[in-house]
RNA sequence: GGUUGAUAAAGCCAAACCCGGAGCAAUCCGGCGACGGAAAACUAUAGGGUCUCACAAUGUGAGAUAGCCAGGUGCCUGC
Repeated sequence: GGUUGAUAAAGCCAAACCCGGAGCAAUCCGGCGACGGAAAACUAUAGGGUCUCACAAUGUGAGAUAGCCAGGUGCCUGC
């Protein structure tokens, strides 16, 4: 430097449900919890998709989602 790995080891994160809060909503924050994850860390003005709201006409604007695809970066073991 490259590469393998969730069926090794040491660790890490934390879905749904429920409780409290914010929001018109999508959804988000905290707690519980553990479905899963080899980047489930980051990025939404680099791109695509999906979702919500308003107007209205086949679009425009505002917002959300990265645990949908993706982008760049990085840790551990083995080779």
The RNA shown here (c-di-GMP-I riboswitch aptamer) has 79 nucleotides and comes from Bacillales bacterium UBA5603. Model confidence (mean pLDDT): 82 of 100.